About this RNA: The part of an RNA shown here (large-subunit ribosomal RNA, domain IV) has 331 nucleotides and comes from a Nanobdellota archaeon.
Context: one part of a larger RNA
RNA sequence: CUCGAUCGAGGGAACUCGGCAUAUUGGCCCCGUGUCUUAGGUAUAAGGGGUCCCUGCGAUUGUAUUCUUAUGAGUGCAAUUACAGGGUUCAAUAACUAGGGAGGUCCGACUGUUUAACAAAAACGUAACCUCCUGCUAACCCGUAAGGGCUUGUACAGAAGGUGACGUCUGCCCAGUACAGGUAUCUAAAACUCCUUUUCAAGGGAGCUAAGGACCUGCAAACGGCGGGGGUAACUAUAACUCUCUUAAGGUAGCGAAAUACCUUGUCGUUUGAUUGACGACUUGCAUGAAUGGCGUAACGAGAUCUCCACUGUCCCCGAUCGAAGUCCUC
Numbered sequence: 001c002u003c004g005a006u007c008g009a010g011g012g013a014a015c016u017c018g019g020c021a022u023a024u025u026g027g028c029c030c031c032g033u034g035u036c037u038u039a040g041g042u043a044u045a046a047g048g049g050g051u052c053c054c055u056g057c058g059a060u061u062g063u064a065u066u067c068u069u070a071u072g073a074g075u076g077c078a079a080u081u082a083c084a085g086g087g088u089u090c091a092a093u094a095a096c097u098a099g100g101g102a103g104g105u106c107c108g109a110c111u112g113u114u115u116a117a118c119a120a121a122a123a124c125g126u127a128a129c130c131u132c133c134u135g136c137u138a139a140c141c142c143g144u145a146a147g148g149g150c151u152u153g154u155a156c157a158g159a160a161g162g163u164g165a166c167g168u169c170u171g172c173c174c175a176g177u178a179c180a181g182g183u184a185u186c187u188a189a190a191a192c193u194c195c196u197u198u199u200c201a202a203g204g205g206a207g208c209u210a211a212g213g214a215c216c217u218g219c220a221a222a223c224g225g226c227g228g229g230g231g232u233a234a235c236u237a238u239a240a241c242u243c244u245c246u247u248a249a250g251g252u253a254g255c256g257a258a259a260u261a262c263c264u265u266g267u268c269g270u271u272u273g274a275u276u277g278a279c280g281a282c283u284u285g286c287a288u289g290a291a292u293g294g295c296g297u298a299a300c301g302a303g304a305u306c307u308c309c310a311c312u313g314u315c316c317c318c319g320a321u322c323g324a325a326g327u328c329c330u331c
Base pairs, nucleotide, nucleotide: 002324003323004322005321006320007319008318010316011315014314019311027051028050029049030048031047036041038165052087053086054085055084056083058081059080060079061078062077063076064075065074066073067072088092100309101308102307103306104305105304106303107301108300112124113123128163129162130161131160133158134157140149141148142147166296167295168294169293171226172225173224176223177222179218180217181216182215185214186213187212192207193206194205195204196203197202227245228244229243230242231241254288255285266282267281268280269279270278271277
């Protein structure tokens, strides 16, 4: 010097990307417990007190016994327990064991699952909701087939897909693509029929025609999509109003500098001595938006982020002690 452990005056996050790591708290009993809430919870919320030994005096229960009597009273032993007084230690769950707490926001409802050996999550799943296919020799899947699975099941079933508890909702567009239904007419192959190159072979032409296509209709919890310019109110500003181009339709309710906002450290407020942070608003949304789900949400989370209290060698600023290994020196 390195590693491990213990202790530390005063300060107490000034350290740092960040309280990382440490420390605090801790069991049991009693008191007490805000907010929110799906009324179950949150909750061991928070916060406060006690905890060992001796003595005294009570209570309850069990058991034994005495008196008296049918109502009990007393005593002994055992167990549990209330109150009071006293004692010892720095300290009484003295060791081991054993939650730090509170608040705001985001995401995901929750318990659960996952990248064996860099990722445990907001990812996956989930109950619940929705769509579509399927009448049983079902649909779907495996197999060239025989056959098999689903299933010795039968639509309250089985298969496929999407969303993801709950609450509240889920707007407009079928022009494109996909799917479904229809179709007077058109298109449309081979085979077939007829004609034909004098016969054969090989060709040519015409007719008929399935699915499909054209065409018509439906369908967005199917894939997806959801505008621009000009003017206008008696301060200004803004535009309920209006003109025009244009589309299949021009983004509704909500939310909004957001896990989405370029400009941007937007502007205002709160928080700080000071904040590119956080929270609450505003809305000019580069490029939000409704089951590719929108917005809320108690509870839950080794999730992300901000603040406060407590606590501390994280730091100011390092020191001491114990132990271990190695290097160097001496023997």
Rfam family: Archaeal large subunit ribosomal RNA. Its family is annotated with ribosome and structural constituent of ribosome in the Gene Ontology. The organism belongs to Nanobdellota, within Archaea. The RNAcentral record of the full RNA draws on ENA.